The RNA shown here (Bacterial RNase P class A) has 370 nucleotides and comes from uncultured Nocardioides sp. The source organism's lineage runs through Bacteria, Actinomycetes, Propionibacteriales, Nocardioidaceae and Nocardioides. The coordinates come from a structure-prediction model, not an experiment, and the mean pLDDT is 79. The sequence is in RNAcentral, with records from MGnify. It matches the Rfam family "Bacterial RNase P class A". Rfam classes the family as a ribozyme. Rfam describes the family as follows. Ribonuclease P (RNase P) is a ubiquitous endoribonuclease, found in archaea, bacteria and eukarya as well as chloroplasts and mitochondria. Its best characterised activity is the generation of mature 5'-ends of tRNAs by cleaving the 5'-leader elements of precursor-tRNAs. Cellular RNase Ps are ribonucleoproteins. RNA from bacterial RNase Ps retains its catalytic activity in the absence of the protein subunit, i.e. it is a ribozyme.

RNA sequence: GGCCGGCCGGGCGACCGCGUGGAGGCAACUCCCCGAGGAAGGUCCGGGCUCCGCAGAGCAAGGUGGUGGGUAACACCCACCCGGGGUGACCCGCGGGACAGUGCCACAGAGAACAGACCGCCUCUCACGUCGCGAGGCAUGAGCGGUAAGGGUGAAACGGUGGAGCAAGAGACCACCAGCACGCCGGGUGACCGGCGUGGCUCGGCAAACCCCGCCUGGAGCAAGGUCAGACAGCGCACGUCCGAGGGCUGCUCGCCCGAGUGCGCGGGUGGACUGCUGGAGGCCGUCGGCAACGGCGGUCGUAGAUGGAUGGUCGCCCCCGCCCCCGGUGACGGAGGCGGGACAGAACCCGGCCUACAGGCCGGCCCGU
Numbered sequence: 001g002g003c004c005g006g007c008c009g010g011g012c013g014a015c016c017g018c019g020u021g022g023a024g025g026c027a028a029c030u031c032c033c034c035g036a037g038g039a040a041g042g043u044c045c046g047g048g049c050u051c052c053g054c055a056g057a058g059c060a061a062g063g064u065g066g067u068g069g070g071u072a073a074c075a076c077c078c079a080c081c082c083g084g085g086g087u088g089a090c091c092c093g094c095g096g097g098a099c100a101g102u103g104c105c106a107c108a109g110a111g112a113a114c115a116g117a118c119c120g121c122c123u124c125u126c127a128c129g130u131c132g133c134g135a136g137g138c139a140u141g142a143g144c145g146g147u148a149a150g151g152g153u154g155a156a157a158c159g160g161u162g163g164a165g166c167a168a169g170a171g172a173c174c175a176c177c178a179g180c181a182c183g184c185c186g187g188g189u190g191a192c193c194g195g196c197g198u199g200g201c202u203c204g205g206c207a208a209a210c211c212c213c214g215c216c217u218g219g220a221g222c223a224a225g226g227u228c229a230g231a232c233a234g235c236g237c238a239c240g241u242c243c244g245a246g247g248g249c250u251g252c253u254c255g256c257c258c259g260a261g262u263g264c265g266c267g268g269g270u271g272g273a274c275u276g277c278u279g280g281a282g283g284c285c286g287u288c289g290g291c292a293a294c295g296g297c298g299g300u301c302g303u304a305g306a307u308g309g310a311u312g313g314u315c316g317c318c319c320c321c322g323c324c325c326c327c328g329g330u331g332a333c334g335g336a337g338g339c340g341g342g343a344c345a346g347a348a349c350c351c352g353g354c355c356u357a358c359a360g361g362c363c364g365g366c367c368c369g370u
Base pairs, nucleotide, nucleotide: 001367002366003365004364005363006362007361008360010318011317012316013315014314015313016312018035019034021032022031023030024029037344041355042354044353045352046351047350048349049221050220051219052218056254057253058252059251061217062216063215064214065213066080067079068078069077070076081095082093083092084091085090096212097211101210102209103206104205105204118151119150120147121146122145124143125142126141127140129138130137131136159177160176161175162174163173178202180199181198182197183196184195185194186193187192225275226274227273228272234266235265236264237263238262239261246258247257248256249255282301283300284299285298286297287296288295289294319342320341321340322339323338324337326335327334328333
């Protein structure tokens, strides 16, 4: 100077005032314990729990995507593999498939996937000039043909270097590489890694494009649901009770089941009390296993449960930070005084994550440079 991880984020006292629970008291009231978070926020995931009478099949839809492990589960966490970035500590990942199919790659460029000839290079023919006794050579231009090595265009051009060969070239051929396919050996639970051999020579990218493949998934949600109390007012239309209205099991289909009243419209009453509601996949300490996430064992604690919705106000001291000024000190820094500041932010059934916000402060490990 960086990279990674963890913690705190106010404390004490006094007075007055709140909420649940407990004790005492006829009552008023008194006493005791406890009383917002690391994110309580977002509602992005996963569950516990509750209800939908029981139990299915297929399609669709949604999620996910390297391997192994953790977990109640997950898109989370840990370890590792591969790819990319970085000197490095480390960080990122859109991590299965482009040979199932469809689609896209603007512009430029000859040509953008079995593509392609602009400039070039080469053989031949013709014209013209020049040299030559001649055969023919050189230069320029035009035409038929060959070519894709060189140059250009582009984000990207159908392997690389060298050789031999050719009229000039080209994996057409050869050597060594890279890649791919197949076979074999070794290491690893595995993803993968390393090595050997043979070979066609080499057929792009995008799937966070549609899609294919693997794995997972009932729905709704505490305003779920349960109990009690209380009040009122029914009417109309449609269909139906054998041939079945309506309903359930997911959005659809099939199948199965319930079923005597349902569906729609208008109108009236109620919206109160209790419960769910806090002992949990809980916290803390120790120990053992494991690289780790985490798990086993033992001990210990009882740490909010409101319902227009509680934990606040005042004062003093301390603590942390900044500035001013004075003193001491070579300096780093230390001390006194004064002024100012102290972040983000508030449970509502509960829990495991992820994401976002945060004044100021502390601790640990690792890397690079000097």